[in-house]
RNA sequence: CAUCGUCCAACAGCGCCUGGACUGCAGCUGCAAAUGCGGUGCAGUUGACGCGGAGGAGGUUGGCGAAGCAUUCGGCGGGUGCCUCCCGGCGUUUUCCGAUCACGCCGCAAGCAAAGCCUGAAAACCAUCGGGCGACCGGUGCGACAAGGGUGAGCAGAUCGG
Repeated sequence: CAUCGUCCAACAGCGCCUGGACUGCAGCUGCAAAUGCGGUGCAGUUGACGCGGAGGAGGUUGGCGAAGCAUUCGGCGGGUGCCUCCCGGCGUUUUCCGAUCACGCCGCAAGCAAAGCCUGAAAACCAUCGGGCGACCGGUGCGACAAGGGUGAGCAGAUCGG
């Protein structure tokens, strides 16, 4: 120095921007007495805060809450969600085991479920530091708050064989 492999390397609330909103600049332009308000051009900024989520195929308008009271508007793409089927598995009877079917469920988990309990986020907010002329962007600290999940009384089949 070259080649190969690995790491960096993570991520599907994820990516993007022709609209909108906003910023800067212009020996351009309209109005105006004027520092002002517009137009146009160029260059930019913004555009979802976490939780959760992947057996295969197809379909699809794609889960949950947080903040804010709203541009987190609008649009495009993607998508671990949901539905159906297939595959594999878990649970349910009657003390145990097995088989078939039924129902519910799970995809390393696994039936439904009241109350209670357990678990339990980031942004926002506040403080502070840094970058940018600016819109705005990034870091650190502080304390807090969800949905969801777990546990859970109770309840949840027939037939046949051993």

Overview
Predicted 3D model of a 162-nucleotide RNA (glmS glucosamine-6-phosphate activated ribozyme aptamer) from Alicyclobacillus hesperidum. Its Rfam family is "glmS glucosamine-6-phosphate activated ribozyme aptamer". The family's RNA type in Rfam is riboswitch. The coordinates come from a structure-prediction model, not an experiment, and the mean pLDDT is 77. The sequence is in RNAcentral, with records from Rfam and Ribocentre.